This is a predicted structure of a 1177-nucleotide part of an RNA (large-subunit ribosomal RNA, half B) from a Candidatus Pacearchaeota archaeon. RNAcentral holds the full RNA, with entries from SILVA. Model confidence (mean pLDDT): 81 of 100.

Context: one part of a larger RNA
RNA sequence: CUGAUUAAGGGAAUUCGGCAAUUUAGCCCCUUAGCUUCGGUAGAAGGGGUGUCUAUAAUCGUCUCUGAUUUAUGAGAGGCGUUCGUAGAUCGCAGUGACAAGGACUGCCCGACUGUUUAUCAAAAACGUAGCCGGUUGCCAAUCCGAAAGGACGUGUAGAACCGGUGAGACCUGCCCAGUCGUGGUGUUUCAAAUCCUGGUACAACAGGGCUAAGACCCAUGAAACGGCGGGCCUAACUAUGAGGCUCUUAAGGUAGCGUAAUGCCUUGUCGUCUGAAUGGCGACGUGCAUGAAUGGUUUAACGAGGUGGUCGCUGUCCCUAGUCAGGUCCUUCUGAAAAUACUUGGUGGUGAAAAUGCCACCGUCUUCUAGUGGGAAGCGGAGACCUUGUGGACCUUUACUGCAACUUGUUGUUGUGAUGUUAAGAAUGGUGCAUAGCAUAGGUAGGAGCGUCGAAGGUAAAUUUUAGGAUUUACUGGAGCGACCCUGUAAUACUACCCAUCGUUCUUGGCAUUGCUCACCUCCUUUGGGGGGACACCAGCAGGCGGGCAGUUUGGCUGGGGCGGCACCCUGCAGAAAAGAUAUCUGUAGGGCCCAAAGACAAGCUCAUCCAGGUUGGAAAUCUGGAGUUGAGUGCGAGGGCAAAAGCUUGUCUGACUGUGUUUCGCAUAGCAAGAAACGCAGAGAUGAAAGUCUGGCCUAGCGACCCCACGUAGCUUAGUAAUAGGGCUCGUGUGUGACAGAAAAGGUACCCCAAGGAUAACAGGCUUGUCGCGCCCGAUAGUACAUAUUGACGGCGCGGUUUGGUACAUCGCUGUCGGCUCUUCCUAUCCUGGUACUGCACAAGGUACCAAGGGUGCUGGAGUUCACAUAUUAAAAGGGAUCGUUAGCUGGGUUAAGAACGUCGCGAGACAGUUUGUAUGAUAUCUACUAGAAGUGUUGUUGUUUGAGUGGAACGAGUGCUCAGUACGAGAGGAACGGUACUCGGAUGCCUCUGGUGUAUCGGUUGUUAUGAGCAGGCCGAGCAGCUACGCAUUCAUGGAUAAGCGCUGAAAGCAUCUAAGCGCGAAGUCACCCGCAAGACGAAACAACGAAGGCCGUCAUAGAAGAUGACGUUGAUAGAGUUGCUGUGUAAUGUUCGAGGCAACGAGAAUGUAAGCAGGCAACUACUAAUAGC
Repeated sequence: CUGAUUAAGGGAAUUCGGCAAUUUAGCCCCUUAGCUUCGGUAGAAGGGGUGUCUAUAAUCGUCUCUGAUUUAUGAGAGGCGUUCGUAGAUCGCAGUGACAAGGACUGCCCGACUGUUUAUCAAAAACGUAGCCGGUUGCCAAUCCGAAAGGACGUGUAGAACCGGUGAGACCUGCCCAGUCGUGGUGUUUCAAAUCCUGGUACAACAGGGCUAAGACCCAUGAAACGGCGGGCCUAACUAUGAGGCUCUUAAGGUAGCGUAAUGCCUUGUCGUCUGAAUGGCGACGUGCAUGAAUGGUUUAACGAGGUGGUCGCUGUCCCUAGUCAGGUCCUUCUGAAAAUACUUGGUGGUGAAAAUGCCACCGUCUUCUAGUGGGAAGCGGAGACCUUGUGGACCUUUACUGCAACUUGUUGUUGUGAUGUUAAGAAUGGUGCAUAGCAUAGGUAGGAGCGUCGAAGGUAAAUUUUAGGAUUUACUGGAGCGACCCUGUAAUACUACCCAUCGUUCUUGGCAUUGCUCACCUCCUUUGGGGGGACACCAGCAGGCGGGCAGUUUGGCUGGGGCGGCACCCUGCAGAAAAGAUAUCUGUAGGGCCCAAAGACAAGCUCAUCCAGGUUGGAAAUCUGGAGUUGAGUGCGAGGGCAAAAGCUUGUCUGACUGUGUUUCGCAUAGCAAGAAACGCAGAGAUGAAAGUCUGGCCUAGCGACCCCACGUAGCUUAGUAAUAGGGCUCGUGUGUGACAGAAAAGGUACCCCAAGGAUAACAGGCUUGUCGCGCCCGAUAGUACAUAUUGACGGCGCGGUUUGGUACAUCGCUGUCGGCUCUUCCUAUCCUGGUACUGCACAAGGUACCAAGGGUGCUGGAGUUCACAUAUUAAAAGGGAUCGUUAGCUGGGUUAAGAACGUCGCGAGACAGUUUGUAUGAUAUCUACUAGAAGUGUUGUUGUUUGAGUGGAACGAGUGCUCAGUACGAGAGGAACGGUACUCGGAUGCCUCUGGUGUAUCGGUUGUUAUGAGCAGGCCGAGCAGCUACGCAUUCAUGGAUAAGCGCUGAAAGCAUCUAAGCGCGAAGUCACCCGCAAGACGAAACAACGAAGGCCGUCAUAGAAGAUGACGUUGAUAGAGUUGCUGUGUAAUGUUCGAGGCAACGAGAAUGUAAGCAGGCAACUACUAAUAGC
């Protein structure tokens, strides 16, 4: 060390937490609350009994003997067993004597329960569950697997199967359909392919239009679908509150319940209760950051290796540790790995890439080994899991982008045959054709003077149609009219022919809808066939919709880390910018992404702002007059620069806000680079002006945009073939834009994560800094009756420290373990106590403030993980800090900070939260150094022995209380000291074991099971206990001197005084140095003294010593060890025998007394050479 075991007194004070370990325990009897789903809870809780012996009542089995009839067995006697009582006796500390074998109760949270789960860190509150609810599905079902064939469900059938939510039971389950989604419906809209039409094409492509399915849109509906469920103001006769009112607003505004909660930030809410004390538990309250009703709400008996409080019992968890045992460790011998390993291997301070064994300084250090401890090697192990970066990855999500499957809809093929209806085209045929005028319902053109008994007009009936007048057809009747002429009008009528528009009928072809059939096709059966379905479906092609089910990807940059924020991402002015130029920051201050057909060009004329004086209403300020007026105005917009017969204002005329072409400057300093902007030319054509001239927009500096594609423009070039046009291509220009602005087409999560890189970059610690923090000083307003400085000390000023929090990003990301506690050590002083002083608004006592002083001390407990803070009771006091926020190759692991899970909130979601809650692996054999001990070698110039003490360690003591001084000094009193003396107490230190206590695996005794007996059985358990070791026990722990600090003084000048100081002298503290106790000559200055010719080792017996070495005792001239004897000590009275013993006829009989202070044992003491220390090297 690991594992056991025992502990006085206390009894959870330990700790995150009773973790761990005790306690309890079997069986029988008695007795059992509250709650309850009436089953339970319940072994509730609590109490009593339990061995052995003797006798006996009874039960069951069996054997032997006797003799019997009571009627198939019984009775009696004697045995052997079995079960269960009763009585008496008896022993022990103890009778389930060992083994085996529940601690109990009481609140709350969660989950109903038994059950399941992360094999290998999570067993749970998670999953499941019965019950409840919703949805889909009529069977070749829905659902699921598969590319398909085919298969599961199921040889089941709505009381079934599947999908989803909730989660026993009880009481309940409110409002909202605006959003999303599901379902249903409808057609004014939209809409693909196919198809139709038009254009186009000698054909096509193609363009446009029409028709149209699903879908979208629209209208409903569904919340036990996803989900959601407000604000302001006022108001009652104290106040407060607000039943009530007003108003904004919503789809609706949270109902019943519950509520500081597994949910409440503030928060340790407030009150009550449990406690001495409670960040805890429970019960209430409700102002619910952010409760709430099957994402179920509230309860609930029983249950739980769940979470969290309390009580009793019990204990080494602790006060406070100690002893013992076993196995390791250690020693000897044999066998014999791994990781790791540049070399080397001291301390302090400093330096330094800011944390050094290695550099500098000082100090220390003879060499080596052994056992330990774990401070350091920013130790070993693991190219950090946190963080950032990567035009890295992977999974997951979705209203990211782009697709794919599946599903769905239309269409074509497979695909045939009828009927009905409808529709398109064509043909045939029959009707109809109303502006106005006109007798009137005039389609157009042409012919036309006739047509009609082969039956006109008219009438009746029916039908159709209509512009409501009429017209047409058919049947019957009727028996002669109509037209030309006239009128009207664009057109004139009878009759015939043709044509147009429209309507109807018939036929043909095609479409659509409904429906029939059977032959493709599908399917079933009892399979040469029959049944069912049926041109649908399946399948295939094309097309539309839907489509995280699946896939591929994307998800910007800058950045005092990243994110959030911002834009410092394109452009401009000024400052920064340091008198050339250039120049950074998430530097400062302002702007731009336009505007203007005049606010542009030219010319001419004029002078503004402001002030003064005057003047009707008229005022400070309107318009008017006069004067002054260098810019104080204006100049479209920021700022800077500029501008006065102008660059401002007014007026006139205009369009140079032109075309072509070139150079330069900025953009972009000194290489290159695009767009863009500007300046300067030339040519042409113009504007204006008398002219010189000016004008390539705005007084200047911002006002902006590639390739590709498309459109437009104008001119040029070109183009198969042309007489030409049209069309195509190219060049130029304009427009549509990329503001992440030299221009990808683009959303999120990861705590399930991975890889690469980074200390180029964050979190801990260090360095620097010190705003903040802590402490001090100066000034001295205020207070202190008066009085700044007894005390207080504002507003300000100046520092120190490096314990706070920041800043920074220097070191560390091929790894320096992160909060708190425990343990242990040392240092600082800015001193809490103890010691010594000064002042006091100090009478005393008790205080206040300050000075010196770091020797010693600075504690126990409650709740919270806490540091901190708070609280209770003590105390002389319960000071503050550092040491990598000392200390994880020392412990713990409660917190933070993984993987599981829950609540609230946020998010459509994956998921997230310096919000809460529960759960959750702490590696290792020590090489070097360091430290604590123990040895060896060698030096010190012989050996042995005894000393000295340079140096070094120590606190070896620190504090309190009582009594006395003394009811004294002091004080009006109340109160109330000190110096000194003395006795105790607490803490620390050292030693010891006589006493007390513990242990005591030497020992003695009791006793259970096993065994014939003995012995043994992790001392089986129990009682006691010598030596030893121990604390809880005992003993000791005093003074004094030297030099000083603050301070107090003497003498005493400088300074004829005064002055503690300058010379000189004295006192003065727990502090300092001695005295005292250890170590100590490797003290390299290696010391001194004494004795001597030896001394030491090996070997053997050993212990006052001991891990190994070492040390010490002894070795026959001997008591060193063993054996023996005697004593003493422990236990508690051995065995045989004798007597007694409840009883019993007897046999027998647990046991008792006696012998017997016996027996047994002894790491003890003394004695004794019996044995071994012989002999020797």